Source information: A computed fold for a 117-nucleotide RNA from a soil metagenome, annotated as c-di-AMP riboswitch aptamer (ydaO/yuaA leader). The sequence is in RNAcentral, with records from MGnify. Its Rfam family is "c-di-AMP riboswitch aptamer (ydaO/yuaA leader)". On this family, see Barrick et al., Proc Natl Acad Sci U S A 2004: "New RNA motifs suggest an expanded scope for riboswitches in bacterial genetic control".

[in-house]
Parts: sequence; structure tokens; C1' cells
RNA sequence: CGCUGAAUCUCUCUCGGCACAGAGAGCGGGGGAACCAAGAGUGGGGUGAAUCCGCAAGCGGUAGGGAAUCCCUUAUCCCGAACCCGUCAGCUAACCUCGCAAGCGCUAAAAAGGGAA
Repeated sequence: CGCUGAAUCUCUCUCGGCACAGAGAGCGGGGGAACCAAGAGUGGGGUGAAUCCGCAAGCGGUAGGGAAUCCCUUAUCCCGAACCCGUCAGCUAACCUCGCAAGCGCUAAAAAGGGAA
């Protein structure tokens, strides 16, 4: 500098810098009426693209997702995990509340075509 991701920026405190702490902006998530929807069970639910299927059982496929300013197409290359809540939560205005991490890359298919700014 760039990529995945919501996970960035500014101010205060400080001798100075970072961190911690506090505040604001911005981005993202959860809870939460009416109306509507829906039964329950063998629990159920949330973040996330990460769901489901087959089989000779460690392999294959798949919904879906990613690849360099942005959008679309083609092509190629990848991912298709992990964790959390704890018997409890549909949607949901007002309202309440939480997060702003982690990981990776070095001239590359980070390509080509078209469009936008």
C1' cells in the first nucleotide's frame, strides 16, 4: 500500500507517542408492539457465504460466497469454516442494547471486454 471482514475516523485525558478510559460521527448486529404469520414435539435460536447431498468413510459434489477504485460479463483460481446463547427470542414502529475484531498478500488471472465516476 492492498485483500477478506461491519470492524473505520475524530476529539478529550497525557511532557510526547501508543495503549487503557470517556465522548462523538460512521458502519454492522441483537432484543422489542399492532397488523400479519406461525402451533407445540425429538428443544430452540444467533453471528457468518459457510447450506445440503452422496459414498467405497475420507473423499466427491452442492446452495451460497471471494479475487485489488466501483458495476456487469467472460475466464481462471479459491472458500464452502468456526464460534456463541442456554430451554429463551417469528415479523416488528417507538424504545433498549451490543460490536468496531481477527487473518492474509508482494508484480500477481491483481487477467480480458464493456460501462460509470